[in-house]
């Protein structure tokens, strides 16, 4: 300096153009003499910023930031 790749709720994680799936973890509720477990319900994400293209962007394209690897 160049080349790949990755960032999505507190934590992991899926969606390859039609408005974000699931787990853990929180809240609450049922069981229980109480907890723990098991079940149930809820809340929680403007998807890294910031711009383009599209009727419509997590996905496509440009910058940039950050993080990983690989070359010099």
């Nucleotide at each position: 300096g160049c080349u790949c790749g990755c960032g999505u709720g507190g934590c992991c994680a899926a969606a390859u153009g039609g408005u974000a799936c699931g787990g853990c973890g929180u809240a609450c509720c049922u069981c229980u003499c109480c907890u723990a477990a098991a079940g149930g319900u809820a809340a929680g994400a403007u998807u890294g910023u910031g711009g383009g293209u599209u009727c419509g962007a997590u996905c496509c394209c440009c910058a940039c930031c950050g993080u990983g690897a690989g070359c010099u």